[in-house]
RNA sequence: GUCGCGGGAGAGAUCAGCCGUCUGACGCCGAAGGAGCAAGUGCCCCGGAAACUCUCAGGCAAAAGGACCACGAC
Repeated sequence: GUCGCGGGAGAGAUCAGCCGUCUGACGCCGAAGGAGCAAGUGCCCCGGAAACUCUCAGGCAAAAGGACCACGAC
C1' cells in the first nucleotide's frame, strides 16, 4: 500500500413542486476527494504538514458513503 471484517461523528427527514426518494429554494456540516497556509531563514528563492482553514465537490431520516482506529491475510 491492497483486500476482508468490525467500530465510526457532524449538520433541516425545513419549505415548495409532485408521488419518484427526484428537483428547486433557503439554512447548515466537515471525517471521501480537492484547495490554502505555519515553522524552517537576516533577505530572496525553495520548502511547505494537519484532525487547522475554505466549502468546489460531497453530506444534513434511513440506506449508501465516511477520515481515523482495531484485527486478519498478501
Notes
RNAcentral holds the sequence, with entries from MGnify. The RNA shown here (Glycine riboswitch aptamer) has 74 nucleotides and comes from uncultured Occallatibacter sp. The source organism's lineage runs through Bacteria, Pseudomonadati, Acidobacteriota, Terriglobales and Occallatibacter. Rfam family: Glycine riboswitch aptamer. Rfam's curators write: This family represents the bacterial glycine riboswitch.